[in-house]
RNA sequence: UCCUCUCUAGCUCAGUGGUCAGAGCGACUGACUGUUAAUCAGUAGGCCGCAGGUUCAAACCCUGCGUGAGGAG
Numbered sequence: 001u002c003c004u005c006u007c008u009a010g011c012u013c014a015g016u017g018g019u020c021a022g023a024g025c026g027a028c029u030g031a032c033u034g035u036u037a038a039u040c041a042g043u044a045g046g047c048c049g050c051a052g053g054u055u056c057a058a059a060c061c062c063u064g065c066g067u068g069a070g071g072a073g
Stems, first nucleotide, its partner, number of pairs: 001072005007066001010025004018056001027043005049065005
C1' cells in the first nucleotide's frame, strides 16, 4: 500500500428494508427469608462507530472516513 471481515445496552450477541430496537448475563428496586445466596416480579440503561447518499421508509442497501481482527506483498 492492497484485499476480506467486524462495529447494536456495562459485557456477550440477535435483529439483513416497514409495527415500539431485543435477549442472556450484569446493575438497581421490591417480594420471599432469622440473614446471605437462590428463586420470583419489576425498573433503568441505546439517537445501532462517524459523515453523506439511495428510498415513501435505513441498524439493515451504496460511498467515504475511523476502530479492531485476519490475509497478500